[in-house]
RNA sequence: AAAAGUCUUUGAGGUUUGGUGUAAUUCCAUACCGGCAGUAUUGGUGAAGAAGUAUAUUCUUCUCCUGAGUCUGCAAAGGAUACAGAGGCAGAUAUCUGCUUCUCUUUCCCCGAUGGGGUGCGAUUCCCCGACCGACGGUAAAGUCCGGAUGAGAAAAGAGUAUU
Numbered sequence: 001a002a003a004a005g006u007c008u009u010u011g012a013g014g015u016u017u018g019g020u021g022u023a024a025u026u027c028c029a030u031a032c033c034g035g036c037a038g039u040a041u042u043g044g045u046g047a048a049g050a051a052g053u054a055u056a057u058u059c060u061u062c063u064c065c066u067g068a069g070u071c072u073g074c075a076a077a078g079g080a081u082a083c084a085g086a087g088g089c090a091g092a093u094a095u096c097u098g099c100u101u102c103u104c105u106u107u108c109c110c111c112g113a114u115g116g117g118g119u120g121c122g123a124u125u126c127c128c129c130g131a132c133c134g135a136c137g138g139u140a141a142a143g144u145c146c147g148g149a150u151g152a153g154a155a156a157a158g159a160g161u162a163u164u
Base pairs, nucleotide, nucleotide: 001164002163006159007158008157009156010155017029018028019027031144032143033134034133035074036073037072038071043065044064046062047061048060049059050058051057069132070131078109079108080107082105084103085102086101087100088099089098090097091096114130115129116128117127118126136147137146138145
């Protein structure tokens, strides 16, 4: 320095102000919000190597930095499948069969929405303008309230270890 596996921590924001109504943070107008990773022929930082008399300078390779709700991939919700484990019921009986519930894991399905102009070597990522999108259950119809959820999780950071 690399690194299988292990452990710890972190890991989502938002209904303002009016209108209608018996009743709406759910409708109408307006307001507000945006998980994780990737994405730069330039530039900057650092490292290694080469040329070179050289701490000059040049070149090569690599690391990191800098920009996405709508690009690419992923996560949560829902559905199905298979394995394993635990429980219940029935049949039969000393060990099985069938049905069924829950949990873990695997695989699959499902899984929203962007255009124009500008700058630039480079941007559906920056700037300007205009659009659009947002699981399930509850309730006057919900991206923003309440609930499953003190849950789960993409992933990020750190600790220490076999080994090389």
Source information: Predicted 3D model of a 164-nucleotide RNA (FMN riboswitch aptamer (RFN element)). Its Rfam family is "FMN riboswitch aptamer (RFN element)". Its family is annotated with FMN binding in the Gene Ontology. The coordinates come from a structure-prediction model, not an experiment, and the mean pLDDT is 76.